RNAcentral holds the full RNA, with entries from SILVA. Small-subunit ribosomal RNA, 3' major domain from a freshwater metagenome, 461 nucleotides, folded computationally. It matches the Rfam family "Bacterial small subunit ribosomal RNA".
Context: one part of a larger RNA
């Protein structure tokens, strides 16, 4: 100087407390461990792995296994030699295909031969092989915590200290006062984006038309500016006006460092290793197994509910290999026709909870929906391993969950639907967004956890 303490003081955080809803019990989904397997590819493992890499494993993907097959190679550049029968494509035969054999057709040109192609050979290609403890880059975490430093000066033999301490204050090393310090840098804040109010301008939306609403460009507005009280000040408490009040709400933004943290499988890259194979192609299988354990979710256990009928109100988005109105057929998934729309114009697109009426009467039920059978639909060369959806039938467990444990302070939690990416289809209950309805509680900081500052002890460095 740091680190640590079941030392001390002060302060903060959904850290506790006060509340609301969950997880842990059930079924299922998904991921992981373990086991099994020819293979169940690999990585990630407390917080900081476990719906993570993966914003889509039937083939492909695919890296794994089995079998068949190629060896200058699927891909790149160069050198030497050869090739006038030559690219691409089509047909036939064997084959699971890759591919092999044969046939057809056959490129440009200045007609010299060259380009290009193919073959042979040589350099080389290739590797999701290994090392993240050789690396760059990127990322997680402490933590959006308030810290981390420098120049000159001063103090100390020196390591170092001071500044950055102290008092008050703040979300903040934010500021004020004091001060052997005076200044400065990276962080904080602000500048950026969205949102809440109003104005101006414009109008492809809307309307019969105008206005409003709306759309989108510019601007205004909030600064402790005003008042009261306290205070040296910074500032704090209350009030007025105001759509908004003391950082108005949210986002992006992550200092110096820590964990030899993560990633050689995004890509790059050092060293090492393989080179008729640890490279390449193809068919099939596997990644989907299943005694068991764990994480994260979905659906429920019902009456604040289930069912039936009627009826109201969004926002974000997407659309041409596309979205598809509407009509007809079908109980339905969907099918057959087909208008419009490269979209503020058309379509996806009837939002659902909510509301009104009726029914069920506390039951393993008109709760719950797993599982299984049958018949169908769709995508796609192909749905057996291993897709989704519809209809009928079937109707498990489950009656609120032990010890323990998680999230959340306001348009939040809870709850209700909607859209998108990936995508032929889908295992999405995931993820990323969007709006609808819309709470309770916070006395307080003794305790648990984490963090910051000062101080103290130390057999630690």
């Nucleotide at each position: 100087u740091g680190g640590c303490g079941g030392g001390a003081a002060c302060c903060c955080g959904c850290a506790c407390a006060a509340g609301c809803g969950g997880u842990g019990g059930a079924g299922c989904g998904c991921g992981c461990u373990c086991u099994u397997u020819a293979a169940u590819u690999g990585g990630a493992u407390g917080c900081u792995a476990a719906c993570c890499c993966a914003a889509a494993a039937a083939c492909c993907u695919u890296a794994c296994c089995c079998a068949g097959u190629c060896u200058u190679g699927a891909c790149a550049u160069g050198c030497a030699g050869a090739u006038g029968c030559u690219a691409a494509g089509c047909c036939u035969a064997a084959g699971a295909a890759a591919c092999u054999a044969g046939g057809c057709c056959u490129c440009c040109u200045u007609c010299g031969a060259g380009g290009g192609u193919u073959c042979u050979g040589c350099a080389c290609a290739g590797a999701u092989a290994u090392u993240g403890c050789a690396u760059g880059g990127c990322u997680g975490u402490c933590g959006u915590c308030a810290g981390u430093u420098c120049g000159u000066g001063c103090c100390g033999u020196g390591a170092g200290g001071u500044g950055u301490u102290c008092a008050c204050u703040u979300a903040a090393g934010u500021g004020u006062g004091u001060u052997a310090a005076c200044g400065a840098a990276c962080g904080c804040a602000a500048c950026c984006c969205c949102u809440a109010u109003c104005g101006u301008u414009a109008g492809u939306u809307g309307u019969a038309u105008c206005a409003c609403u709306c759309u989108a460009a510019c601007g205004a507005a909030a600064c402790u500016g005003c008042c009261u009280a306290g205070g040296c000040a910074a500032c704090u408490a209350g009030g007025a006006g105001g759509a908004a009040g003391g950082c108005g709400g949210g986002g992006a933004u992550g200092a110096g460092g820590u964990c030899a943290a993560g990633u050689c499988a995004g890509g790059a890259u050092u060293g090492u290793u393989c080179u008729u194979a640890c490279g390449g192609c193809u068919g099939g299988g596997g990644c989907u197994a299943g005694a068991a354990g764990c994480a994260c979710g979905c659906u429920a256990c019902a009456a604040u509910g289930g069912g039936a009928u009627g009826u109201a109100c969004a926002g974000c988005g997407a659309g041409a290999c596309g979205c598809a109105a509407c009509a007809u057929g079908g109980u339905g998934a969907c099918a057959u026709g087909a208008a419009g729309c490269a979209a503020a114009u058309c379509u996806c697109u009837u939002a659902a909870a909510a509301c009104a009426u009726c029914u069920c009467c506390c039951a393993g039920u008109u709760c719950a929906g797993a599982u299984u059978g049958a018949a169908g639909g769709c995508u796609g060369c192909a749905a057996u391993u291993c897709g989704c959806c519809u209809u009928c039938a079937u109707g498990a467990a489950g009656u609120u969950g032990g010890a323990a444990u998680c999230g959340c302070u306001a348009g939040u939690a809870a709850u209700c639907g909607u859209a998108g990416g990936u995508c032929a289809g889908c295992u999405a209950u995931a993820c990323u967004a969007c709006g609808g309805u819309g709470a309770a509680u916070a006395c307080g900081u003794u305790c648990c956890c984490g963090g910051g500052u000062u101080u103290u002890g130390c057999a630690c460095a």